[in-house]
RNA sequence: ACAGGUCACCAGACGGCCGCGGCCUUCGGGCUGAGGAACGUCCGGGCUCCGCAGAGCAGGGAUGGUGGGUAACGCCCACCCGGGGCAACCCGCGGGCAAGUGCAACAGAAAGCAGACCGCCACGCGAGGCGAUGCACAUCGUGUCGCGGGGUAAGGGUGAAACGGUGGUGUAAGAGACCACCAGAGUGCCGGGUGACCGGCGCUGCUGGGUAAACCCCAUCCGGAGCAAGAUCAGACAGACGGCGUUCGAGGCUGCUCGCCGAGCCGUCGGGUGGAUUGCUUGAGGCUGCUGGCAACAGUGGUCCCAGAUAGAUGGCCGUCAGUCGAGAAGGGCAACCGACUCGAUGACAGAACCCGGCGUAUCGGUGGCCUGUCCUC
Numbered sequence: 001a002c003a004g005g006u007c008a009c010c011a012g013a014c015g016g017c018c019g020c021g022g023c024c025u026u027c028g029g030g031c032u033g034a035g036g037a038a039c040g041u042c043c044g045g046g047c048u049c050c051g052c053a054g055a056g057c058a059g060g061g062a063u064g065g066u067g068g069g070u071a072a073c074g075c076c077c078a079c080c081c082g083g084g085g086c087a088a089c090c091c092g093c094g095g096g097c098a099a100g101u102g103c104a105a106c107a108g109a110a111a112g113c114a115g116a117c118c119g120c121c122a123c124g125c126g127a128g129g130c131g132a133u134g135c136a137c138a139u140c141g142u143g144u145c146g147c148g149g150g151g152u153a154a155g156g157g158u159g160a161a162a163c164g165g166u167g168g169u170g171u172a173a174g175a176g177a178c179c180a181c182c183a184g185a186g187u188g189c190c191g192g193g194u195g196a197c198c199g200g201c202g203c204u205g206c207u208g209g210g211u212a213a214a215c216c217c218c219a220u221c222c223g224g225a226g227c228a229a230g231a232u233c234a235g236a237c238a239g240a241c242g243g244c245g246u247u248c249g250a251g252g253c254u255g256c257u258c259g260c261c262g263a264g265c266c267g268u269c270g271g272g273u274g275g276a277u278u279g280c281u282u283g284a285g286g287c288u289g290c291u292g293g294c295a296a297c298a299g300u301g302g303u304c305c306c307a308g309a310u311a312g313a314u315g316g317c318c319g320u321c322a323g324u325c326g327a328g329a330a331g332g333g334c335a336a337c338c339g340a341c342u343c344g345a346u347g348a349c350a351g352a353a354c355c356c357g358g359c360g361u362a363u364c365g366g367u368g369g370c371c372u373g374u375c376c377u378c
Stems, first nucleotide, its partner, number of pairs: 001374010012321007020033005035349001039360002042358005047226004054258004060222005065079005080094001081092004095217002100215002102211002117156002119152003123148005129142005164182006183207002185204008230278004239269006251261002285304008323346006331338002
């Protein structure tokens, strides 16, 4: 210099005029007013109400390598294993299919207790060739062709996948049938690590495909509804009918059983209101120093207060500067190209609604730290 990786950050600045919400006001005005995602509402919590003495069974949902972090998590950090990349680094819905059940297109002879199409092999039968004996029939030997029922998974061919690989022994031909080495699995011992796991030595011929976002099995966790929760004040109104129930029990967070409480519950029609206050923003809070930790994070000191609308405020115009893009261009350079300066254009995604922690998605442009690879120069 070029090409990449990763972790962070900014989301125009300043001034003037007009306007909107909140708070304060001496009524002149003053202070303050969106985001990194405020978004999706996908997880986890706080808070609120409802339910809950308690126990058991069944069912459902979520999560899923290990160890940490956290209020908690399906999040984060570190590591392990597998995959990708020369590397920095990235990706993994990563428990169990040598528990059971199920599922799998096409091709192929055969695809889940595998399988004989071609080929190879011995055997039986038939045909006919050659050689030997022989007058011929015939007999023996040898190789060929066809048929038959067999053996064989070494070779060919199909496939994503054909039941470990290479070489040898063996055999009629073959085969972990046996042997050596290699790969894997199981198992015993030793060593390292908190652990997932890793390494070494030995034994067993054990070679047992995929799929669990298929049923299922294992482990852990799990009440329901949500600020339109809930509370208070003001105001309005009109009840009627039907069903079930109070010894035989309504109703009491999803099913059942035991147990406990014990008088209401449901439906149809009709009537009224749809205002205000509160909840409401000080919180697992922001910034910063130090300490501990590889890190996530934790502890501690200092400092700051930072929107609360309710049909929903946070905006518009102008000027200057900066950024980016386009056009032109003095000039520089052998060239590619760079380019003072001038003119014009342009700013994304989006937008609080009880509050936090995450994740996911959207985003015009721009900046920085660290790291990797290649090339060049000193």